[in-house]
RNA sequence: GCCCGGCUAGCUCAUCGGUAGAGCAUGGGACUCUUAUUCCCAGGGUCGUGGGUUCGAGCCCCAUAUUGGGCG
Numbered sequence: 001g002c003c004c005g006g007c008u009a010g011c012u013c014a015u016c017g018g019u020a021g022a023g024c025a026u027g028g029g030a031c032u033c034u035u036a037u038u039c040c041c042a043g044g045g046u047c048g049u050g051g052g053u054u055c056g057a058g059c060c061c062c063a064u065a066u067u068g069g070g071c072g
Base pairs, nucleotide, nucleotide: 001071002070003069004068005067006066010024011023012022013021018055026042027041028040029039030038048064049063050062051061052060
């Protein structure tokens, strides 16, 4: 330099163009003599950044940052 992939909650990952979710973690509650386990509830996101397409974009297109792999 060229090619391919990742980027979404604190972490690991989902999400057919139509109001963004799960598990774990965190906080509260139930249970328990206490702790743990188990169960219930809650909070938490400008979907890496900037543009474009569209009535509508996490999803499609372009550029770009970062990261992993391959080729030279």